Annotation:
A computed fold for a 103-nucleotide RNA, annotated as c-di-GMP-I riboswitch aptamer. It matches the Rfam family "c-di-GMP-I riboswitch aptamer". Rfam's curators write: GEMM was predicted in a large-scale screen for bacterial structured RNA regulatory elements. Its mean pLDDT, the model's own confidence on a scale to 100, is 84.

[in-house]
RNA sequence: UUCCGACAAAGGCAAACCAUUCCCGAAAGGGUGGGACGCAAAGUCACGGGUCUUCACAGACCACGUUAAAAGCGUGGCGCUGAAAGGCAGCCGGACCGCCGAA
Numbered sequence: 001u002u003c004c005g006a007c008a009a010a011g012g013c014a015a016a017c018c019a020u021u022c023c024c025g026a027a028a029g030g031g032u033g034g035g036a037c038g039c040a041a042a043g044u045c046a047c048g049g050g051u052c053u054u055c056a057c058a059g060a061c062c063a064c065g066u067u068a069a070a071a072g073c074g075u076g077g078c079g080c081u082g083a084a085a086g087g088c089a090g091c092c093g094g095a096c097c098g099c100c101g102a103a
Base pairs, nucleotide, nucleotide: 004101005100012039013038017034018033019032022031023030024029037090043096044095045094047093048092049091050088051087052086057082058081059080061077062076063075064074065073066072
């Protein structure tokens, strides 16, 4: 120095869940406080894969309006489908950085 990781030492982080539903967000999710299932990178980064969400957007359908009727156009749908530019680093890989030192 690299690998490695102990009933070692010093410390660290914090899943689920909770909050007259406290804060941000359309949502997913995040923050804060509580709480510990766990973690040797459960430190940092959305780069690859994966996955979650769908405000805006696109499409189909339907309704209404316009029309003599249609087409077209417009409006609408707690609705349907698609789709990140939004997330997840405690899903996997990768990059970067780092505490301790028994075997």